[in-house]
A computed fold for a 350-nucleotide part of an RNA from an uncultured Planctomycetaceae bacterium, annotated as small-subunit ribosomal RNA, central domain. Its mean pLDDT, the model's own confidence on a scale to 100, is 89.

Context: one part of a larger RNA
This record gives sequence, structure tokens and C1' cells, in this order.
RNA sequence: CUGGGCUUAAAGGGUGCGUAGGCUGCGCGGAAAGUUGGGUGUGAAAUCCCUCAGCUCAACUGGGGAAUUGCAUCCAAAACUGCCGUGCUCGAGGGAGACAGAGGUAAGCGGAACUCAAGGUGGAGCGGUGAAAUGCGUUGAUAUCUUGAGGAACACCGGUGGCGAAGGCGGCUUACUGGGUCUUUUCUGACGCUGAGGCACGAAAGCUAAGGUAGCAAACGGGAUUAGAUACCCCGGUAGUCUUAGCUGUAAACGAUGAGCACUUGAUUGAAGGGUCCUCCAUAGCCUUUCAGUCGUAGCGAAAGUGUUAAGUGCUCCGCCUGGGGAGUAUGGUCGCAAGGCUGAAACUC
Repeated sequence: CUGGGCUUAAAGGGUGCGUAGGCUGCGCGGAAAGUUGGGUGUGAAAUCCCUCAGCUCAACUGGGGAAUUGCAUCCAAAACUGCCGUGCUCGAGGGAGACAGAGGUAAGCGGAACUCAAGGUGGAGCGGUGAAAUGCGUUGAUAUCUUGAGGAACACCGGUGGCGAAGGCGGCUUACUGGGUCUUUUCUGACGCUGAGGCACGAAAGCUAAGGUAGCAAACGGGAUUAGAUACCCCGGUAGUCUUAGCUGUAAACGAUGAGCACUUGAUUGAAGGGUCCUCCAUAGCCUUUCAGUCGUAGCGAAAGUGUUAAGUGCUCCGCCUGGGGAGUAUGGUCGCAAGGCUGAAACUC
């Protein structure tokens, strides 16, 4: 050393692709590297252990044995791992035929609402609040009608509905495009799983440059409230929110639950397909594949709960944890324009 864990106690990487590595279906044949058995050589002596003996005993000393778990070499075995050859189809992938979808990118178009501008009607208030005031209004507001301009977001449908690896995606149309599901008397033949580094994607806020700016709105100004009010409430309002090109790389990036495979009573709802019985058709019913939920058996769990979408039973691979504070701090490195990110201690203290 051969640990125990990671939904909520410390602990699953934000997500994917993939290099090295680790692990890896079912047969047959070969060789024999690992493996297993045996032989030989060596593994100094002393020490340790066993036994016998010598000092009156013991310590001590002497004889013999065992041990020296190792290494080398030879002979043999062939189950397993590895290697070589050959084959198979259930894993994986391709083809054909269908299907659903806010999956992505770009362009164009639409209506409601809002604000602004111009004009008409009208004539004293409007707005706002718990109540007010700041604010707007006779230079004609609010209200109402017509016309025009603009930007942003897409009511109803809309749904524990759908799609996507995650972040996320919602008006309509078109173009380009990724993935998925089902069916199959089709093909390849293990081509697979995971994945340290690496690369790519990654909400909001923030940054750079150029545009845009209707509404909303950090900061800021004013009015209230209050003992005060750097707030909650009200009137305004700039960055920002939007677009393009880059950067940033973080979130309660959550299912607080890594990915893959296999197995393990059930009930029920929704979504996308396929099949089938009743003489034909259709609906309903039944069967089946995939996805998304609810409830629950056994089991698991400290409990809450979970329960074929496992937190059950096993296997493979990766990431992470090891008392609280100090601290995600200091330092070094590295990335970034910056903000800051990633990596990441100790003293001390309880």
C1' cells in the first nucleotide's frame, strides 16, 4: 500500500469533439510474450527460525536443517491476457423508404402595442400615490381621429408540448444546413466505450471599434417617506439593452445527480412512428420502438427521498473530495485591452 466517498453533509469538470492512455462482442487455427507446473545453477558467511550438543543453568558458543518469497536457463501446459492468421453478426456504422420538430445561419415580409412628428375636434386639467409632491398643460396638455417616421419584442395557438451536447431556441415566408426517430427478405464486419493534455462551443453582465436607440433602465438629478433614507414609492434620465466584427469565458452554467453498457415486479399520462384482430374500411382496442412526465414494488438511503430517465445490482473510463476559518486569499506561472479568469498555498487560529 491492498481506503471511504461525491442529490441535500467536503466533493461531477458548464458542454461537446477528440490525441495519448485505459478498457473492449462471438468462433476456429497458430506461435508461446505475460501466466502456470517442474528440473538445474545461483541466491557468501554471520543474523532470524527449528533441532541437537558444549560451558553447573542462562546469556554465549558449536554441528545439522529450514529459510533466502529473487534472478538466469532448460523442459512442459495452453484455460485466461497479449500477438499473428482466418471467419461470424447480436455491438457500431452505412444504404433505401417514411416522419416530427421555437435545432442553426442568412435574407425578405407582417400586424398589434409604444414613442415621436404634422394636422383635425376639444377646452382645463392631466399624471402619479397609502396620501402627496416633483413633472406635463391656455405657446392648448390629457382624451379622441387621420397621416407619417422609428426601434424593439412577437399576444392568442402555447401545453410538467417540441428541438438542441450544453448555453439555449417561439410572428410568417424562402434559401442553405446539423442532428434525431421509425420501418427494412439491404450492405460493411468489432470499425466500439471512455478520454489526461488539446481544440471548439458557451446565458447575463462587461470591454474595443463602427452604427442604432422606440420602450425599459444601473449611475445620476429631483419629489416623497423617515430620527436619518446614499433605499423601498413617484417624476425624469445616461451607459446598457439592439446590429456588425472582435474580446471576455464566468453563473444556483442545477436534475445542485459525469459518460457508456448490461440486468432487475408494475400502474398511468403526453409526444413521434410502426404492426395487428374483428368478413372489407375507419375509429376504438391490443402489441411494439424511441422520447418526455407522474405515482409507486423490491432494493437503496442518515433521512428527505429515489425507484427501468435509479440515488437498485454489476462492469469500463474520466473528473473531484479528505474538519471549520485564514481563502478561492498571498505568491509564482499563464491567459486577457481592462475588468478579471485558470492554476493555487502557508503561517496563525478554533